Transfer RNA from an uncultured Bacilli bacterium, 73 nucleotides, folded computationally. Model confidence (mean pLDDT): 82 of 100.
RNA sequence: GGACACUUAGCUCAGUUGGGAGAGCGUUUCCUUCACACGGAAAAGGUCGUGGGUUCGAGACCCGCAGCGUCCA
Numbered sequence: 001g002g003a004c005a006c007u008u009a010g011c012u013c014a015g016u017u018g019g020g021a022g023a024g025c026g027u028u029u030c031c032u033u034c035a036c037a038c039g040g041a042a043a044a045g046g047u048c049g050u051g052g053g054u055u056c057g058a059g060a061c062c063c064g065c066a067g068c069g070u071c072c073a
Base pairs, nucleotide, nucleotide: 001072002071003070004069006067007066010025011024012023013022019056027043028042029041030040031039049065050064051063052062053061
């Protein structure tokens, strides 16, 4: 330098057909216990990597950039 894949909550990831932003774990509070653990209930936490474009509407489509990874040279 070229090809491909990935980037969504603190972590691991789903969302693949354009219209509700989610799950598990973790965190906080409450219940339970003499107390802890386990268990139960609730809550907080997101400019969906970034800048543009298309569209009535973009996490999802198109283009550029950045980061990370694999392969080729």

Its Rfam family is "tRNA". It is annotated as a transfer RNA.